[in-house]
RNA sequence: GAAGAGUUUGAUCCUGGCUCAGGUUUAACGCUGGCGGUGUGCAUAACACAUGCAAGUCGAGUGUGCUCGCAAGAGUAACACGGCAAACGGGUGAGUAACACGUUGAUACCUCCCCUGAACUUUGGCAUAACCACGCGAAAGCGUGGAUAAUUCCAAAUAGUCCCGCAAGGGUAAAGAUUUUUCGGUUCAGGAAGGGUCUGCGGCCUAUCAGCUUGUUGGCGGGGUAACGGCCCACCAAGGCUAUGACGGGUAGCUGGUCUGAGAGGACGACCAGUCACAAGGGAACUGAGACACGGUCCCUACUCCUACGGGAGGCAGCAGUGAGGAAUCUUCCGCAAUGGGCGAAAGCCUGACGGAGCAACACCGCGUGAAGGAUGAAGGCCUUCGGGUCGUAAACUUCUUUUCUGAGGGAAGAAUUCUGACGGUACCUUAGGAAUAAGCACCGGCUAACUCUGUGCCAGCAGCCGCGGUAAUACAGAGGGUGCGAGCGUUAACCGGAAUCAUUGGGCGUAAAGCGUCUGUAGGCGGUGAGAAAAGUCGGAGGUAAAAGGCGUCGGCUCAACCGACGUUGUGUUUCCGAAACUUUCUCGCUUGAAGAGGGCAGAGGCAAGUGGAAUUCCGUGUGUAGGGGUAAAAUCCGUAGAUACACGGAGGAACACCAAAAGCGAAGGCAGCUUGCUGGGCCUUUCUUGACGCUGAGAGACGAAAGCGUGGGGAGCAAACAGGAUUAGAUACCCUGGUAGUCCACGCCGUAAACCAUGAGUACUCCGUGUUGGGAGAAUCGACCCUCCCAGUGCGUUAGCUUACGCGUUAAGUACUCCGCCUGAGUAGUACGAUCGCAAGAUUAAAACUCAAAGGAAUAGACGGGGACCCACACAAGCGGUGGAGCAUCUGGUUUAAUUCGAUAGUAAACGAGGAACCUCACCUGGGCUUGACAUCUCGGGAAUCCUGCCGAAAGGCGGGAGUGCCGUAAGGAACCCGAUGACAGGUGCUGCAUGGUUGUCGUCAGCUCGUGCCUUGAGGUGUUCGGUUAAGUCCGUGAACGAGCGCAACCCUUGUCCUGUGUUGUAUAUUUCGCAGGAGACUGCCCCGGCCAACGGGGAGGAAGGUAGGGAUCACGUCAAAUCAGCAUGGCCCUUAUGCCCAGGGCGACACAGGUGCUACAAUGGCCGGUACAGCGGGUAGCCAAGCCGUAAGGCGGAGCCAAUCCCUUAAAACCGGUCCAAGUUCGGAUUGAGGUCUGCAACUCGACCUCAUGAAGCUGGAAUCGCUAGUAAACGCGUAUCAGCCAUGGCGCGUUGAAUAUGUUCCUGGGUUUUGUACUCACCGCCCGUCACGUCAUGGAAGCUGGGAGUGCCCAAAGAUCCACUUCGUGUGGAUUAAAGGCAAAAUCAGUGACUGGGACGAAGUCGUAACAAGGUAUCCGUAGGAGAACCUGCGGAUGGAUCACCUCU
Repeated sequence: GAAGAGUUUGAUCCUGGCUCAGGUUUAACGCUGGCGGUGUGCAUAACACAUGCAAGUCGAGUGUGCUCGCAAGAGUAACACGGCAAACGGGUGAGUAACACGUUGAUACCUCCCCUGAACUUUGGCAUAACCACGCGAAAGCGUGGAUAAUUCCAAAUAGUCCCGCAAGGGUAAAGAUUUUUCGGUUCAGGAAGGGUCUGCGGCCUAUCAGCUUGUUGGCGGGGUAACGGCCCACCAAGGCUAUGACGGGUAGCUGGUCUGAGAGGACGACCAGUCACAAGGGAACUGAGACACGGUCCCUACUCCUACGGGAGGCAGCAGUGAGGAAUCUUCCGCAAUGGGCGAAAGCCUGACGGAGCAACACCGCGUGAAGGAUGAAGGCCUUCGGGUCGUAAACUUCUUUUCUGAGGGAAGAAUUCUGACGGUACCUUAGGAAUAAGCACCGGCUAACUCUGUGCCAGCAGCCGCGGUAAUACAGAGGGUGCGAGCGUUAACCGGAAUCAUUGGGCGUAAAGCGUCUGUAGGCGGUGAGAAAAGUCGGAGGUAAAAGGCGUCGGCUCAACCGACGUUGUGUUUCCGAAACUUUCUCGCUUGAAGAGGGCAGAGGCAAGUGGAAUUCCGUGUGUAGGGGUAAAAUCCGUAGAUACACGGAGGAACACCAAAAGCGAAGGCAGCUUGCUGGGCCUUUCUUGACGCUGAGAGACGAAAGCGUGGGGAGCAAACAGGAUUAGAUACCCUGGUAGUCCACGCCGUAAACCAUGAGUACUCCGUGUUGGGAGAAUCGACCCUCCCAGUGCGUUAGCUUACGCGUUAAGUACUCCGCCUGAGUAGUACGAUCGCAAGAUUAAAACUCAAAGGAAUAGACGGGGACCCACACAAGCGGUGGAGCAUCUGGUUUAAUUCGAUAGUAAACGAGGAACCUCACCUGGGCUUGACAUCUCGGGAAUCCUGCCGAAAGGCGGGAGUGCCGUAAGGAACCCGAUGACAGGUGCUGCAUGGUUGUCGUCAGCUCGUGCCUUGAGGUGUUCGGUUAAGUCCGUGAACGAGCGCAACCCUUGUCCUGUGUUGUAUAUUUCGCAGGAGACUGCCCCGGCCAACGGGGAGGAAGGUAGGGAUCACGUCAAAUCAGCAUGGCCCUUAUGCCCAGGGCGACACAGGUGCUACAAUGGCCGGUACAGCGGGUAGCCAAGCCGUAAGGCGGAGCCAAUCCCUUAAAACCGGUCCAAGUUCGGAUUGAGGUCUGCAACUCGACCUCAUGAAGCUGGAAUCGCUAGUAAACGCGUAUCAGCCAUGGCGCGUUGAAUAUGUUCCUGGGUUUUGUACUCACCGCCCGUCACGUCAUGGAAGCUGGGAGUGCCCAAAGAUCCACUUCGUGUGGAUUAAAGGCAAAAUCAGUGACUGGGACGAAGUCGUAACAAGGUAUCCGUAGGAGAACCUGCGGAUGGAUCACCUCU
């Protein structure tokens, strides 16, 4: 003495940025504000300043004036001479990157005043100001003449330890004043303190500043200075500085220290202290001990002021104060009482230094706004599940206290030192009064302590980051409540911290950002082993210094604290001395293991050059030969009857080298392949002979460096950017095809880049194994070889430990260590702009910022997806049968129409669906007429029983009446039910939200899946189990297995059909067993046999059996998905309507009709229609019902009434089938739409808008395009029957029932859907995903640009003030002239840095723009890198390269 959190993802780990919590401030702003103490207070315009003050003093140096006095004289100090001070103190930080500062040393130096010591202080003289006179001027001021003094000035004398000189010798001084005691003066020496100068070291950024320098570097001589010195000058030499960063640019006063931090560090340099620099901007000197001088001088410039226009005056970065600027920073105060300073002998004077007060919550510290009791838990607010909770002992109320406040009284220290106190009647003390005078601010989604209601409705707004807000917001606004701090609280700005996020302490570079393309090598860094010496580093001890203040510790003073004081300590630095010698270093002498060399061998596509070979393509010639060839998924362009292709022979030319061939070999990398020869580099093995550390790395530098590209000249067979044509396509500037030029090849010269990759720098050492392969060696064995064992060097694979975020690496490390180099620090902008270097060019190298975002990324996980793979299933396809799509009609939907055509359902998963019955009703819609506590419920009050009959008006609802009628219980008060009226609470709503919900349902899907507990593996998400091998309809079962078990699903249990048995027997059947109905049982389990299979599960076949491998059918739908459907079945939160969005009534509408879609019916006919005859079912239904017989009607139906609450009666004749007849291929004896007429039935009522019957009418339609649906057996197809709803019915629909009764399945390539597994992924809203670029629009910052404007710095030339130096002249004057230097100014050229600029380039951002679809899956042409060409755009193509490519196959290794 050291803490972390939020945010990338569906989730995870890592990397990585952004953000927050802390502390601090010369602060400012917002809200608020009681007191005191101590501090602090223009950070911006070194901008401009009104006014006052801030430096004077000395009469004991002098003149003189003035006052008093008759005078003597006394006093005073206005003016002037003279002395000292004014160079301190005070302010500011512009400049300065420098010996400016800090620190350590040094000395060629100076020093007024002060201290000590020695010596002296003698004699003379000339001026001058004030003053007087005259004059000029507006003024400031000045000139001329005259007078005068001194501690002013000058001369002479004297002379020493002074100065010059080797010496001899020479030179140089003084001032007096005063009450009589002192103060002075001169010279010399020393001291103290201060200053000057030199010097080592230290402290900013930039290399997109790499070369700088001519007084420059040095020397000799001189000048100058207090002093050294190129400080200056003449001459001579050509040096000096620099990658350890010169020169240039930017920024900046430096330090003690301050803030922060665990520290190391980082940032800062207010106040206080040291130092430097500056004083309106620039220059200069004078005086002086000291200045190149803040309140002095001269000159130039800018500005301000005065002016009589001639000329003058001024400098707050002193204290106050003003204006301006700005977010922002104070009183034109008191006093010299204290401390300090100047002058003076002193008194004293001066002092905006200083001491104090004032203003400001600006900061720190302290105090207070009351304390105790007090539950009817008051009122009120807020919330509420309506019970209550909370504000809350909080208040009220009772008792108490008086810090603070107000009044009154007393009253300091600060004075050492006689006088003297601004502060100040202050601090402090005493006393009286009275809870009296005193609380706010921010926050409450997470981080982060603190939650509810209301309002709002992606609006208004919030926001530090993530993010809130689109009708139930703990995130906005308000309120209640709460949390935090508190006379403050928040916000903004800024610094450090957290940030190990520049990493010395203390990081990294295979894939996240990051190893130079490779090598050689300079500087530099690092370096084997023995001994000796030195002592630079290192270590130890001691001394000096490191100002004070500050920090820390202890003690003390203000009542405490802040604040202040004393003492101690620290100050890691630097310097000097002494010592040690292990390590590093230096020097010396050695050594051999590192390194190199020598001898002997070996392998090799290593390099360069020359020569040479065969196969193939193309072309040319000749011949044979005839109609095609070529090309593609398919074609076409193209070639060919002028003879192609094909075949044969001959020839030409260029490029590349099959097999061998490999996991191989060589090279530094790029790269290298027919064969031969020549030249040449490197490597390995062995011997251990030589040298003796000669080594490693390597900033700059140099060399090499694929492909493409460039230049010149050749060459040109094939291939092939560009280009042309043909296809494909919506388009196709592509992919495919036919051609084809640069280029590819050679020589020479450039370029210098690649996914130049092992995405892995070089070197050395160490650290388990196993198995291949190349080169060499050794051993054993053998006659010899092979084989075998070992070693060295290379090259692969699998692994231990270890490492790693993981993937993976693993003696060829990404392990363990050391040395050196290179590189990284969020993403985009951008490897871009500008600048520079290189290049012929293309371009390369180096390399930013503004701005934007909160991410961008790596690895792995679970899903989903793939025009990826494997396996499997399904009427999924195929094989079949029958349909739909064409016609007419029915029905539903869309659309349109309408007063209304109510509403919902809309890919699959809406559309004969909700609706299993719309003429009224239903009904929700429209028009019109009405009602308002309501048609319906509860409560209160009043009246009446209820109820029935009836008149008028009205379309009805309803309105206005008339009459009849008095019930039940009862303790006789009243009560119950019902009706009417009144009042207000409320009713009511098919109004909205299915995206607030419950419940229910559809779909994937009757698909076989979905999970859990424990254990195990992983840092973790997660995995395992559930995988794998078989098998199944099945996650069905078996076996295996780090799993063992379990749950929801599957299966089974349930219903039904099929066989049998038993019981029963009505109304059934029947007289004979039976059939049938009901009830209960049996039966089927791969049980038996054979075969296969793992002695398994299971499969194939067979027997028996009514039925055989799930016997058929039904019911039964896992976890979940689709914000799927439903607020109009019902329920329900919230919102909305309340004389209406509620309720009643009449009529209309839901039935419309150019059209489109779905589902059906009937057909198109002869396997048929019609006529006649004749046969066989099952499920069901029936009293507001089914309705028999019989009669009437052509029929619908009517009359009629038996029977039946049903195995009894009725519906109820089943139809197709079968038998016979007829029709004869036609819009028909098919088909029946449509229409006319007449009827029947239901119903209050068939107009809109019912069904049926009869007669008549007789449309389209002759088997249906693209496309599409159903079905695997009692199924399809065909045939009829029944029933729910229902008065009736638009039913051809729904749900059931039986009758007749097929065809086909070789199979899983393909289409669709699904399951498991594997793989890729930039998807996770999950491919209906993601996403790229042009174009268009808006905003923002930025680059280029003809130019334009401005700044700073320098250069050259011109001119040149003041001053200084020098020269000359001189009337000797403060004179005149000249030269040099030189500020400012002017001119010129170039550079540089900013600003601006018509136009222009790209970039970033922006809910819903355009064009395409480049990338992510094999992304539909694998992608990417370099290069070149082309193209609206993403991009395409050529050449070479990479795998950071899927899939399949082969080879090799394991």
Molecule: small-subunit ribosomal RNA
Organism: Candidatus Peregrinibacteria bacterium GW2011_GWA2_47_7